Overview:
This is a predicted structure of a 98-nucleotide RNA (SAM riboswitch aptamer (S box leader)) from a soil metagenome. Rfam family: SAM riboswitch aptamer (S box leader). Rfam describes the family as follows. The SAM riboswitch is found upstream of a number of genes which code for proteins involved in methionine or cysteine biosynthesis in Gram-positive bacteria.
[in-house]
RNA sequence: GUUAUCAAGAGUGGCAGAGGGACCGGCCCAAAGAAGCCUGCCAACCUACCGAGUCCGGCAAGGUGGAAAGUCCGUCAGACGAAAGUCUGAGAGAUGAC
Numbered sequence: 001g002u003u004a005u006c007a008a009g010a011g012u013g014g015c016a017g018a019g020g021g022a023c024c025g026g027c028c029c030a031a032a033g034a035a036g037c038c039u040g041c042c043a044a045c046c047u048a049c050c051g052a053g054u055c056c057g058g059c060a061a062g063g064u065g066g067a068a069a070g071u072c073c074g075u076c077a078g079a080c081g082a083a084a085g086u087c088u089g090a091g092a093g094a095u096g097a098c
Stems, first nucleotide, its partner, number of pairs: 001098006011039001013038003019029003024074003041066002045063003049058003071092001075090006
C1' cells in the first nucleotide's frame, strides 16, 4: 500500500507492584491491585485436518489476535429531526492475510 473485519465473546488463578485506556482533548479504569509475565480462557483471520465441493460448514493442532466502557466519546459530508439526537458514508485507528 491492497483487502476483509471492528455492537458478540473471554478468570473470584499465580507472580509482580504504579500505572493504563494509540496520539491530542475529554471522560474514565486502577492498592478492593495498573502495566508486564505465567497459566487457563475467547474468537476463528491464515496453515493443517474433516465434511461438502470451490461459495460454505466443522475442528482448534500450529501462526497471529483479543479479554472495562460500541474502536469508551470526539473530526468531516449528506439525510432525517423543533431540539436532544439518529442513520449512512468518509477520515483517523486496530487486527489478519497478501